[in-house]
Molecule: FMN riboswitch aptamer (RFN element)
C1' cells in the first nucleotide's frame, strides 16, 4: 500500500403554545424531527436498511414526499422562496407518546492475521 478472513466497538431524531371535548402529545391551529451508501453537501434524485405481508429457510413482494428562481464547469444536494412526506400494535384517529426494541440492521470505524 492493496486485498481478503476473523473479531471488537459504534450504528434514528422530534410535541412548543393554544382550541374543542368527559377523554386527544392522536382531531384543529401552531411547533418540532430527518437512518445508511452514491452523486457538488440530499427526508422528498438513484440505491439500501428497518417495518409490514408471504415463506421451513434462502429469499420474494411491498416500500412516502419538490417545485420555481439564483450562483457555478458541474447542484431536484448549496443559497432564496413557497411546498410536501413519514411502518406495525395500543390508546379519542399518532412521523413526535407507550410497546415489540437493553432487539434487528443498511452500514461506519478500528484491531489482528494473510499477501506484495
Nucleotide at each position: 500500500g492493496a486485498u481478503u478472513a476473523u473479531c471488537u466497538u459504534c450504528g434514528g431524531g422530534a410535541a412548543u403554545u393554544g382550541g374543542u371535548g368527559a377523554a386527544a402529545a392522536u382531531c384543529c391551529a401552531u411547533a418540532c424531527c430527518g437512518g445508511u451508501g452514491g452523486u457538488a453537501u440530499a427526508g422528498c434524485c438513484c440505491a439500501c436498511u428497518a417495518a409490514c405481508a408471504c415463506g421451513a429457510a434462502a429469499g420474494u413482494g411491498c416500500c412516502g414526499a419538490g417545485c420555481a428562481g439564483g450562483u457555478g464547469a458541474g447542484a431536484u444536494u448549496c443559497c432564496u422562496g413557497c411546498g410536501c412526506c413519514g411502518a406495525c400494535g395500543g390508546u379519542a384517529a399518532a412521523g413526535u407518546c407507550c410497546g415489540g426494541a437493553u432487539g434487528a440492521g443498511a452500514g461506519a470505524a478500528g484491531a489482528u492475521g494473510c499477501c506484495g